The RNA shown here (Lysine riboswitch aptamer) has 171 nucleotides and comes from a pig gut metagenome. Of the family's consensus pairs, 100% are formed in the model. The prediction has a mean pLDDT of 79.
């Protein structure tokens, strides 16, 4: 350097039964309030356009988006996040793309903050348990040594530190 592999509720992508959103918006009825210094047009600001808007009961009555049993597909920096740059936009956000520029080996649990209608999910920061893998040390124990110092390691324990740009097999 190339090939192939491993962690494990193991990652992502795409469908998708089902709940939930919600008895919530909308629309209808009934009798009130407000008024252009109002309200509405996609999340904010700026600019334009429009012309009504608000709660209470009453009947009616959803939708996106999030989540998902299960299926399929790609894979093991799989992947996420921060920042940068490109697209979009009057400008920022959101969204898509690219990036070894930083972090983070996974996986669960709490706490906190943000997104979301949310107790869901998911993202970040911190703490703890668990497991993978290298590295150092070490005790028991196979074996050599005389039943000793002592050499030696196949798998397993333990304690402690690394990180995936890392480990493992072959060429």
């Nucleotide at each position: 350097g190339a090939u192939a592999g491993a962690g494990g509720c193991g990652c992502a992508u795409c469908a998708a039964a089902c709940a939930u959103c919600a008895g919530u918006a909308a629309c209808g009825g009934c009798a009130c309030c407000c008024g252009a210094u109002a309200u509405g047009c996609u999340g904010c600001c700026a600019g334009g356009c429009a012309u009504g808007g608000g709660a209470a009961c009453c009947g009616c009555g959803a939708a996106a988006g999030g989540g998902a049993a299960u299926g399929a597909u790609g894979c093991c920096g799989a992947a996420g996040g921060c920042g940068a740059c490109c697209g979009c936009u009057g400008g920022c956000a959101a969204c898509g793309g690219u990036u070894g520029g930083c972090c983070u080996g996974g996986u669960u649990g709490c706490a906190u903050g943000g997104g979301a209608a949310a107790u869901a999910c998911g993202c970040a920061u911190g703490c703890a348990a668990c497991u993978g893998u290298c590295g150092c040390a070490g005790g028991a124990c196979u074996g050599c040594g005389a039943u000793g110092a002592g050499c030696u390691g196949g798998a397993a324990c333990u304690g402690c530190g690394g990180a995936g740009a890392g480990c493992u097999a072959u060429c």